Molecule: transfer RNA
Organism: Candidatus Woesearchaeota archaeon
RNA sequence: GGGCCAUUAGCUCAGUCUGGCUAGAGCGUCCGACUCUUAAUCGGAAGGUCGAGGGUUCAAAUCCCUUAUGGCUCA
Numbered sequence: 001g002g003g004c005c006a007u008u009a010g011c012u013c014a015g016u017c018u019g020g021c022u023a024g025a026g027c028g029u030c031c032g033a034c035u036c037u038u039a040a041u042c043g044g045a046a047g048g049u050c051g052a053g054g055g056u057u058c059a060a061a062u063c064c065c066u067u068a069u070g071g072c073u074c075a
Stems, first nucleotide, its partner, number of pairs: 001074007010027004020058001029045005051067005
């Protein structure tokens, strides 16, 4: 220098291929119920401009371009 993969909630990840219910799950956190208390269990809530910038489109986490970080690989 070339190619490929990953980046989405505090953590681990799904969703991307085939654009569309205008962003979800588990764990964690907070509140409540239950319990003599704790744990466990149950109910609820908060938390994300989807790594960054731009483009296409009625509509982008998803398609295109550039770019950042990490990893694999070729030379």